A computed fold for an 81-nucleotide RNA from Desulfuromonadaceae bacterium UBA6124, annotated as c-di-GMP-I-UAU riboswitch aptamer. The coordinates come from a structure-prediction model, not an experiment, and the mean pLDDT is 83. The organism belongs to Desulfuromonadaceae, within Bacteria. Rfam family: c-di-GMP-I-UAU riboswitch aptamer. Rfam links the family to the GO term cyclic-di-GMP binding.
RNA sequence: UUUCGAAAGGGCAAACCCCGGGCAACCGGGGGACGCAAAACCACGGGUCCGGAAAGGUUCCGGACAGCCGGGUUGCCAAAA
Numbered sequence: 001u002u003u004c005g006a007a008a009g010g011g012c013a014a015a016c017c018c019c020g021g022g023c024a025a026c027c028g029g030g031g032g033a034c035g036c037a038a039a040a041c042c043a044c045g046g047g048u049c050c051g052g053a054a055a056g057g058u059u060c061c062g063g064a065c066a067g068c069c070g071g072g073u074u075g076c077c078a079a080a081a
Base pairs, nucleotide, nucleotide: 003081011036012035016031017030018029019028020027021026034067040073041072042071044070045069046068047065048064049063050062051061052060053059054058
């Protein structure tokens, strides 16, 4: 230095509940913890979901999800091996 990764400190926060926003997917705040080293950020490819249009086994337009998979950018600690 690289791989792997114990422990400690700190961080985030699924389901569900309450309030608010949105036609909806879903989002923001509060409570709450199933989990997470990238569960930080980016819709680039695939995927899923929502709204609309066409018309026929699909296509187009607009949107949502980064905690579905891949990719890109940044990135805390460091025992043993």

It was read from a public genome assembly, where an Rfam model found it.